[in-house]
Transfer RNA from an Abditibacteriota bacterium, 72 nucleotides, folded computationally. The coordinates come from a structure-prediction model, not an experiment, and the mean pLDDT is 82. The source organism's lineage runs through Bacteria, Pseudomonadati and Abditibacteriota. RNAcentral holds the sequence, with entries from ENA. It matches the Rfam family "tRNA". Gene Ontology term of the family: triplet codon-amino acid adaptor activity. The family's RNA type in Rfam is transfer RNA.
RNA sequence: GCGUCGGUAACUCAGUGGUAGAGUAUCGCCCUUUUAAGGCGAGAGUCGUGGGUUCGAGCCCCACCCGACGUA
Numbered sequence: 001g002c003g004u005c006g007g008u009a010a011c012u013c014a015g016u017g018g019u020a021g022a023g024u025a026u027c028g029c030c031c032u033u034u035u036a037a038g039g040c041g042a043g044a045g046u047c048g049u050g051g052g053u054u055c056g057a058g059c060c061c062c063a064c065c066c067g068a069c070g071u072a
Base pairs, nucleotide, nucleotide: 001071002070003069004068005067006066007065010024011023012022013021018055026042027041028040029039030038048064049063050062051061052060
């Protein structure tokens, strides 16, 4: 340089063009003599960046940035 895969909440990851989710963690409440465990709830996202297509994009197209692997 070229090719493939990936980048979504603090972390690990889902998400088939039509309201962005789960688990863990954090915080609050309940339960418990207390802790752990358990139950209920809350906060936390300009979906890597910039354009394009579309009535509508996390999802499709293009360029770029970062990471992993392959190739020479």